[in-house]
């Protein structure tokens, strides 16, 4: 550092539609539909070898608008 699964990152509603996905077409592409946890961290499995140890930390994020929850401050 890869793929898959699970969990967490406090929630709801509305809007747009990039990637992915599905369908179609005249198939380097176009159209329609769906679509804003697709990101990060941890665990497990499988591969891989991408090594091991120590210290520190206990998260950082998540298009736009509205609402709620939680915490702090001010009036």
């Nucleotide at each position: 550092a890869u793929g898959a699964a699970u969990a967490a990152g406090g929630a709801g509603c509305g809007c747009u539609g990039c990637g992915a996905c599905a369908g179609g077409g005249u198939u380097a592409c176009c159209c329609u539909g769906c679509u804003a946890g697709g990101c990060u961290u941890a665990u497990u499995c499988a591969a891989a070898c991408a090594a091991a140890g120590a210290u520190u930390c206990u998260a950082a994020c998540c298009g736009c608008g509205c609402u709620c929850a939680u915490u702090a401050u001010u009036a």